Record summary:
SAH (S-adenosyl-L-homocysteine) riboswitch aptamer from a soil metagenome, 78 nucleotides, folded computationally. The sequence is in RNAcentral, with records from MGnify. The coordinates come from a structure-prediction model, not an experiment, and the mean pLDDT is 77. Rfam family: SAH (S-adenosyl-L-homocysteine) riboswitch aptamer. Gene Ontology terms of the family: S-adenosylhomocysteine metabolic process and regulation of gene expression. The family has 52 seed sequences and 1,354 matches in Rfam 15.1. The model forms 100% of the base pairs in the Rfam consensus.

[in-house]
RNA sequence: UCUCCGAGGAGCGUUGCAACAGGCACCCGCAAGGGCGCCCGCCAGGCUCGGGGAUGUCACCAUUGCAACGGCGCUCAC
Numbered sequence: 001u002c003u004c005c006g007a008g009g010a011g012c013g014u015u016g017c018a019a020c021a022g023g024c025a026c027c028c029g030c031a032a033g034g035g036c037g038c039c040c041g042c043c044a045g046g047c048u049c050g051g052g053g054a055u056g057u058c059a060c061c062a063u064u065g066c067a068a069c070g071g072c073g074c075u076c077a078c
Base pairs, nucleotide, nucleotide: 001054002053003052004051005050006049007048008047009076010075011074012073013072014071017046020041022039023038024037026035027034028033045069
């Protein structure tokens, strides 16, 4: 860094940025493919912490402590 799992108490309604899905158009390319604009759909655990796996890099002494956050409205729990 990527991925999987768990935790951060829950439910309903709502807006919709990113990502993702679909459509149309344009650009690059022999092709495969890539880029980009708009529309539409979906969408408020996409964040942090812990653990497993993969890959890369760095270090090699130990100890102690422990979460903080998550649009708006309502409700429940503690």